Source information: Predicted 3D model of a 72-nucleotide RNA (transfer RNA) from Candidatus Berkelbacteria bacterium CG10_big_fil_rev_8_21_14_0_10_43_13. Taxonomically the source falls in Candidatus Berkelbacteria (Bacteria, Bacteria candidate phyla). Rfam family: tRNA. By type it is a transfer RNA.

RNA sequence: GCCGUUAUCGUCUAGCGGUUAGGACGCUGCCCUCUCACGGCAGUAACACGGGUUCGAGUCCCGUUAACGGUA
Numbered sequence: 001g002c003c004g005u006u007a008u009c010g011u012c013u014a015g016c017g018g019u020u021a022g023g024a025c026g027c028u029g030c031c032c033u034c035u036c037a038c039g040g041c042a043g044u045a046a047c048a049c050g051g052g053u054u055c056g057a058g059u060c061c062c063g064u065u066a067a068c069g070g071u072a
Base pairs, nucleotide, nucleotide: 001071002070003069004068005067006066007065010025011024012023013022018055026044027043028042029041030040031039048064049063050062051061052060
């Protein structure tokens, strides 16, 4: 250089073009407890970037960036 894979809350992860973008851990508040821990309830926060297709894109297409793998 070329080819391929991946990119979603702070972290890990789900998401067959129409979901309020879901779950676990974390964090915050409340309850429980003499207190802490455990446990219960509630909340918090996300689609790498730029275009395109479509009535509608996290999802399909193109490019960029980054990480990883393959290849002379």